A computed fold for a 101-nucleotide RNA from Pseudorhodobacter antarcticus, annotated as TPP riboswitch aptamer (THI element). The prediction has a mean pLDDT of 77.

[in-house]
């Protein structure tokens, strides 16, 4: 030095659903990293996650199949298609070229 891989800084991306009380605030129950404050809304923060090796997350999709009280709750769709990068560091691992013996 080249490549992976950690980690740190700075910037970007993203998603917030279901069911019960009881019509709403509110409570409180399911998965799940997250379902969350303010707001009539569009938005603006928090946290979570996710940045090309990209399944974070969108579009297919008011889709199909099994579960469920009920939902992207699980799988398929997906070797389909989109999608947000920069820097440092004597973290690790790996392998040249060159020198030296």
């Nucleotide at each position: 030095g080249g490549c992976c891989u950690c980690a740190c800084c700075u910037c970007g991306g993203g998603g917030u659903g279901c069911c019960u009380g009881a019509c709403a605030a509110c409570a409180g129950g399911c998965u799940g990293a997250g379902a969350u404050g303010c707001g009539c809304a569009a938005g603006c923060g928090g946290a979570c996650c996710c940045g090309u090796u990209g399944a974070a997350c969108c579009u297919g999709a008011c889709c199909c199949g099994g579960a469920u009280c009920a939902u992207a709750c699980c799988g398929g769709c997906g070797g389909a298609g989109g999608g947000a990068a920069g820097g440092u560091g004597c973290u690790g691992g790996u392998u040249a070229a060159g020198u030296c013996c």